A computed fold for a 73-nucleotide RNA from an archaeon, annotated as transfer RNA. Its Rfam family is "tRNA". The family's RNA type in Rfam is transfer RNA. Rfam's curators write: Transfer RNA (tRNA) molecules are approximately 80 nucleotides in length. The coordinates come from a structure-prediction model, not an experiment, and the mean pLDDT is 81.
RNA sequence: GCCCCUGUAGCUUAGCGGUUCGAGCGUGCGGCUGUUAACCGCAAGGUCACCAGUUCGAGUCUGGUCAGGGGCG
Numbered sequence: 001g002c003c004c005c006u007g008u009a010g011c012u013u014a015g016c017g018g019u020u021c022g023a024g025c026g027u028g029c030g031g032c033u034g035u036u037a038a039c040c041g042c043a044a045g046g047u048c049a050c051c052a053g054u055u056c057g058a059g060u061c062u063g064g065u066c067a068g069g070g071g072c073g
Base pairs, nucleotide, nucleotide: 001072002071003070004069005068006067007066010025011024012023013022018056027043028042029041030040031039049065050064051063052062053061
């Protein structure tokens, strides 16, 4: 330099172009308990990397940029 893959919550991740982007772990609060842990319930937490485009509608499709990983030279 060229090609391919990935980017969604603090972490690991799910998500046919159409409901309000879900789950586990973690965190906070509560229940339970003599206390803690475990267990159970509830809650908070997301500019879907960024900028454009297509579309009635984009996390999803297209282009570019950035970051990470891999391959070739």